[in-house]
RNA sequence: AAACCAAGGUUAGCGCCAGGACUUAUUAUUAUUAUUUUAAGUUGACGAGGUCUAGAGUUAUCGAAAGAUUCGGCGGAUGCUCUAGUGGUAUAUUACUACCAUAAACUAAAAGAAAAAAUAGUAGUAAUACUAUAACAAUUUUUAGUUAGUAAUUGCUU
Numbered sequence: 001a002a003a004c005c006a007a008g009g010u011u012a013g014c015g016c017c018a019g020g021a022c023u024u025a026u027u028a029u030u031a032u033u034a035u036u037u038u039a040a041g042u043u044g045a046c047g048a049g050g051u052c053u054a055g056a057g058u059u060a061u062c063g064a065a066a067g068a069u070u071c072g073g074c075g076g077a078u079g080c081u082c083u084a085g086u087g088g089u090a091u092a093u094u095a096c097u098a099c100c101a102u103a104a105a106c107u108a109a110a111a112g113a114a115a116a117a118a119u120a121g122u123a124g125u126a127a128u129a130c131u132a133u134a135a136c137a138a139u140u141u142u143u144a145g146u147u148a149g150u151a152a153u154u155g156c157u158u
Stems, first nucleotide, its partner, number of pairs: 014075004019071001020043006028035002046063003052085007086101005092153005104147008118133006
C1' cells in the first nucleotide's frame, strides 16, 4: 500500500416539538356540520449552493411552490462583518497595497433542481406518509477574451 472479514459512519437549509393546526377513539352539553374532557397519533421548509486556521459579533446565501400554517418555538450550522495568521492572483524574487480563499477584476457564452400541482399506485379507520411519470429557477459553476499597482533587488537581450 492492496484485498477480505467484522463494527461504526455516510456528516446539517439540517434535526427536534411544550404552543397552534389536523385525525381517530372517548366524556359531557346541545340536537346538530358545533363546543367540551381524556388518551393515542399526524403535520410542522421544496431543492440549489456553500468550510484556509483561530477568536469575537450577528434573527446566515439563492431561488421554487403556496397565497389559511413553508404558522410559532428550540437547538445546530459550511453565510456575512471585524481582528490576527497562512496561502493565491497582479509575468523572476522580496515588501507594501488591492482583490480573493485551490484563490484577481470585467465582459460574453454555455451548463444546471427538487418539491408543490396533475395522473397512477402502496400503507393506514383517518389525519397523513411513501413510490413512479414529465416540466420549470436564482445564487453559482465552467470555458473564452480583455485588462491587471508601487518600490527595491536579481537575471536575460540590445

Record summary
The RNA shown here (glmS glucosamine-6-phosphate activated ribozyme aptamer) has 158 nucleotides. It matches the Rfam family "glmS glucosamine-6-phosphate activated ribozyme aptamer". By type it is a riboswitch. It was read from a public genome assembly, where an Rfam model found it.